[in-house]
Lysine riboswitch aptamer from Desulforamulus reducens MI-1, 182 nucleotides, folded computationally. Its Rfam family is "Lysine riboswitch aptamer". Rfam links the family to the GO term lysine biosynthetic process. Model confidence (mean pLDDT): 77 of 100. RNAcentral holds the sequence, with entries from Rfam and Ribocentre.
RNA sequence: GGGUGAGGUAGAGGUGCGAUAUUCAACAGUCUUUAGUGAAGUUUGAGAAGCGUUGAUACUAAGGAGAAGGGGAUGUCGCCGAAGCUGAUAAUAUUCUCAGUAUUAUUAGCUGGGUCUGCAGUUAAGAGUUGCAGGACUGUCUCAAUAAGCUUCCCGGUUUAUUGAGUUGUGCUAUCUCAUUU
Repeated sequence: GGGUGAGGUAGAGGUGCGAUAUUCAACAGUCUUUAGUGAAGUUUGAGAAGCGUUGAUACUAAGGAGAAGGGGAUGUCGCCGAAGCUGAUAAUAUUCUCAGUAUUAUUAGCUGGGUCUGCAGUUAAGAGUUGCAGGACUGUCUCAAUAAGCUUCCCGGUUUAUUGAGUUGUGCUAUCUCAUUU
């Protein structure tokens, strides 16, 4: 000087991830008033309780209240397993009870990144989201070929770029410490 292993630090990918504030547009469902139709059920995933012939549920029309979640734009913060998803367990909440759902914690697994398409699920939904499959793009590393630069007498080595192929994050780049090897 090189290699290997362990640990630490700092970074890169880009329509990058997450949170939050302001603002813009659109809007399901729900509640309520009036009028009409109509005539026995309705309410739940299930049960119980309740409501209903003093006309409910449902439908139509005209009003009123309010409107979650999602989307666009701008800004701020934390970051690069950022983060997300699936399963299991437990607790809490919701509820009249069970189921279900939401949040949190633990645990196992998957995903490099965003995007598009198809099918299925969730949902009111052409929004969003989940799973499966596929397409192109893109980042990292590896291999090969070509070109140029550097080094060299040459061979060779190395850097950059292009093309092709393969893999993927517990990865990659740089750097520090320790151990070990040459």